[in-house]
RNA sequence: ACGUUAUCAAGAAAGGUGGAGGGAUUAGACCCUAUGAUACCUUAGCAACCCUUUAUCUGUUAAAGAAGGUGCUACAUUCUAUUCACAUUAAGUGAAAUAGAUAACAA
Numbered sequence: 001a002c003g004u005u006a007u008c009a010a011g012a013a014a015g016g017u018g019g020a021g022g023g024a025u026u027a028g029a030c031c032c033u034a035u036g037a038u039a040c041c042u043u044a045g046c047a048a049c050c051c052u053u054u055a056u057c058u059g060u061u062a063a064a065g066a067a068g069g070u071g072c073u074a075c076a077u078u079c080u081a082u083u084c085a086c087a088u089u090a091a092g093u094g095a096a097a098u099a100g101a102u103a104a105c106a107a
Stems, first nucleotide, its partner, number of pairs: 003105006013043005021032003026081004044073003049069002051065005077099001082096005
C1' cells in the first nucleotide's frame, strides 16, 4: 500500500513567510482568492478517535476530564454524477452504494 471497524449537515482563527491559483481526482455547478487565497511556520482554539478518572462489573455501558498521540479550525466530504423508492409537465425529496477524509486495529 491493501484490509477491518467507527464517524463524516455540530464545533473551533490570529500573526508571520510567500506570491498564484485553490476547494482530493474527472465532468458540470457553486464558491474562495492580489482587501493576498491554497501551502508552510508559530501561537491560540475546537472536538473527544486513542487516552485519563469514577461508577457499572467483564470488558460492556454511562458520566466527567483534557496531560499526552493524532485530527481539525470557508462552503454538508461545498453540491451533483451510480442504484432504489416516492413525487412531478418539469425542476425535486429520501435511502443506499461507489469514491474520499480521519481515527483505531491489523500487516
A computed fold for a 107-nucleotide RNA, annotated as SAM riboswitch aptamer (S box leader). The coordinates come from a structure-prediction model, not an experiment, and the mean pLDDT is 81.